[in-house]
RNA sequence: GUCGCUGUGACGCAGUGGUUAGCGUGCUGGACUUCGAAUCCAGAAGUCAGGAGUUCGACCCUCCUCAGCGACU
Repeated sequence: GUCGCUGUGACGCAGUGGUUAGCGUGCUGGACUUCGAAUCCAGAAGUCAGGAGUUCGACCCUCCUCAGCGACU
């Protein structure tokens, strides 16, 4: 340099163009316990990497940029 894949709460990941973006772990509070752990209940936490476009409507499609990984040279 060319090509490909990935980017979604703190972390690991789901998410057929249309519902309020979900799950697990973690975190916070409560129940339980002599105290913890485990278990149960509740809660907070997302500019969906950034920008532009297509569309009535975009996490999802297109283009550019950024970051990471890989292949080739």
Predicted 3D model of a 73-nucleotide RNA (transfer RNA) from Hondaea fermentalgiana. Its Rfam family is "tRNA". It is annotated as a transfer RNA.